The RNA shown here (Bacterial RNase P class A) has 373 nucleotides and comes from a Bacteroidota bacterium. Its Rfam family is "Bacterial RNase P class A". It is annotated as a ribozyme. NCBI's taxonomy places the organism under Bacteria, Pseudomonadati, Bacteroidota.
RNA sequence: GCUGCUUGCUGCUCUAUCGUUCUUUACAUGAUAAAGAGAGGAAAGUCCGGACAACACAGAGUGCCGCACCACCUAACGGGUGGGUUCUGCCGUAAGGCAGAAACAGACAGUGCCGCAGAAAAUAACCGCUACGGAGCAAUCCGGAGUAAGGGUGAAAAUGUAGUGUAAGAGACUACGGUCAGCAGUGGCAACAUCGCUGGCGGGUAAACCUUGCGGGUUGAAAGCUCAUGUAUAUCAGCGCUGAAGUGCUACUCGCACGAUUGUUCGCUGAGGGGUUGAGUGCUACAGGUUUCGUGUGAGCGAAAUCGCAGAUAAAUGAUAGGGGCCCGUCUUUGGAUGGGAACAGAAUCCGGCUUACAGGCAAGCAGUCUUU
Numbered sequence: 001g002c003u004g005c006u007u008g009c010u011g012c013u014c015u016a017u018c019g020u021u022c023u024u025u026a027c028a029u030g031a032u033a034a035a036g037a038g039a040g041g042a043a044a045g046u047c048c049g050g051a052c053a054a055c056a057c058a059g060a061g062u063g064c065c066g067c068a069c070c071a072c073c074u075a076a077c078g079g080g081u082g083g084g085u086u087c088u089g090c091c092g093u094a095a096g097g098c099a100g101a102a103a104c105a106g107a108c109a110g111u112g113c114c115g116c117a118g119a120a121a122a123u124a125a126c127c128g129c130u131a132c133g134g135a136g137c138a139a140u141c142c143g144g145a146g147u148a149a150g151g152g153u154g155a156a157a158a159u160g161u162a163g164u165g166u167a168a169g170a171g172a173c174u175a176c177g178g179u180c181a182g183c184a185g186u187g188g189c190a191a192c193a194u195c196g197c198u199g200g201c202g203g204g205u206a207a208a209c210c211u212u213g214c215g216g217g218u219u220g221a222a223a224g225c226u227c228a229u230g231u232a233u234a235u236c237a238g239c240g241c242u243g244a245a246g247u248g249c250u251a252c253u254c255g256c257a258c259g260a261u262u263g264u265u266c267g268c269u270g271a272g273g274g275g276u277u278g279a280g281u282g283c284u285a286c287a288g289g290u291u292u293c294g295u296g297u298g299a300g301c302g303a304a305a306u307c308g309c310a311g312a313u314a315a316a317u318g319a320u321a322g323g324g325g326c327c328c329g330u331c332u333u334u335g336g337a338u339g340g341g342a343a344c345a346g347a348a349u350c351c352g353g354c355u356u357a358c359a360g361g362c363a364a365g366c367a368g369u370c371u372u373u
Stems, first nucleotide, its partner, number of pairs: 001369010012324007020038007027030001040344001044355002047353005052220004059254004064216005069083005084104001085102007105211002110209002112205003126151002128147003132143004159177006178201006185194003224281004235271006241263001246258004286308001288307008326341006
């Protein structure tokens, strides 16, 4: 330098004319004029967390749901940062380096599952080995006993190697190791690492049921709130009127609050019917953006300055022309000329994450390869 992969950022711009929505000002008070602004990095999915609003100034338990190493960040999160442990891939003789993943609490509370093969998948002996007894000229065969070192099956078969020992073997014993648990020392805020002693060692699996710890009230902008208009609480059934039907909190239970005084429209539940379907608010000034400095390994935090960047309601944010920028092809006197192209995709209460889609450009890392010093 080239190619591939991964990650991050970005993902058109300027001028003119016309059109369109909103804000502000002027004015004839909604006609007109001027100025300013006008769809994303994901606006998508609706998967999480919140702000905000109502229930409501009542909770408690159960259920249901989520998370799960340590420390930190954040309004919070199932998110992010850094570290630890385990595992995976690549390079390397090795030591080690680089990158990635985690579904990272518990198997000594209990239950379940591990097909086929294999003697046996949680206390087992198929082949084999050993000694004893019997048969046989011998090779070998039969019987019970001992054995789990060797072989076989399998993903996995009683902790590994070497030795002593034994009839043959075996942690039976010895030495050096492995792994789990506990305790002490050292380092670290901690997870943990290291090292010493003691004890155990026949598994795995909890995105199997389950157990433990921590957390979660519900609903949701068509939420809510206000105003206007208009009408029939027609009618039916059931229950009830404070010794209370029922409603709400709430998925259930307890509990709490409200609740009609036999009625001119009584209260509630269910069915059925009538009226309205208009306007405003919520609705964009905020956990806000940008720049600089400080601080921290980092995610971030702090300070100063500066900016205001859609608010529609069937839903605007555009069209035309020219120039510039980006990408691809051809030609080239390497100055340039010419032709073509541009991905995923459109706000609807707002914000922070996660996931998914994406032509091209820039940057960083890793791997391979070429050249040169």